[in-house]
RNA sequence: GGGGCCGUAGCUCAGCGGUUAGAGCAGUCGGCUCAUAACCGAUUGGUCACUGGUUCAAAUCCAGUCGGCCCCA
Numbered sequence: 001g002g003g004g005c006c007g008u009a010g011c012u013c014a015g016c017g018g019u020u021a022g023a024g025c026a027g028u029c030g031g032c033u034c035a036u037a038a039c040c041g042a043u044u045g046g047u048c049a050c051u052g053g054u055u056c057a058a059a060u061c062c063a064g065u066c067g068g069c070c071c072c073a
Stems, first nucleotide, its partner, number of pairs: 001072007010025004018056001027043005049065005
C1' cells in the first nucleotide's frame, strides 16, 4: 500500500428496511433464609463508533472517516 471481518446497555451478544431496540450476566429495590449464597419478582441503564447519502421510513442499504482483529504484498 491492497483486501476481508467487526464496532448495539458496565460485560458477552441478538436484531438482516417499518410498532416500543432486546436477552443473559452485572447494578438497584423487594421476597425467601437465623444469616449468606442460590432461587423468585420488580426495576435502572443505549445520540446503535462518527459524518454524509438513498428511502415515505435506516441499528439494518450505500460512501467516507476513526478504532480493533486477520490475510496479502
This is a predicted structure of a 73-nucleotide RNA (transfer RNA) from an uncultured bacterium.
The sequence was found in a public genome assembly.
It matches the Rfam family "tRNA". By type it is a transfer RNA.